[in-house]
SAM riboswitch aptamer (S box leader) from Xylanimonas allomyrinae, 86 nucleotides, folded computationally. The source organism's lineage runs through Bacteria, Bacillati, Actinomycetota, Actinomycetes and Xylanimonas.

């Protein structure tokens, strides 16, 4: 990288950094944002799928997540995590 599978209302924040637009695409909304969003990091905590252990009750380890349904309504479609295999 391109197919296939399962999930996108369970759950769980605080600090530092940075400096302007952010919530994926298009209309139409609507939020958040210089009282610093969006990102990124460091702790910390959830506990989805996957591996090992197992006293079956969880413990450990890898990805992930951690206000608001993927903000929401419509479209065609994408996208996002995570597993298996080329």
């Nucleotide at each position: 990288c391109g197919a296939c599978c399962a999930u996108c209302c369970c759950g769980a924040g605080c600090g530092g950094c940075c400096g302007a637009g952010u919530g994926a695409c298009g209309u139409g909304g609507c939020a958040c944002g210089a009282c610093g969003a969006c990102g990124c990091c460091g702790c910390a905590g959830c506990a989805a799928c996957c591996c090992u252990g197992u006293c079956c009750g969880c413990a450990g380890g890898g990805u992930g997540c951690u206000c608001c349904c993927g903000c929401c309504a419509c479209g065609a479609a994408c996208g996002a995590u995570g597993g298996a295999g080329g």
Model confidence (mean pLDDT): 78 of 100.
Its Rfam family is "SAM riboswitch aptamer (S box leader)". About the family: The SAM riboswitch is found upstream of a number of genes which code for proteins involved in methionine or cysteine biosynthesis in Gram-positive bacteria.
The sequence is in RNAcentral, with records from Rfam.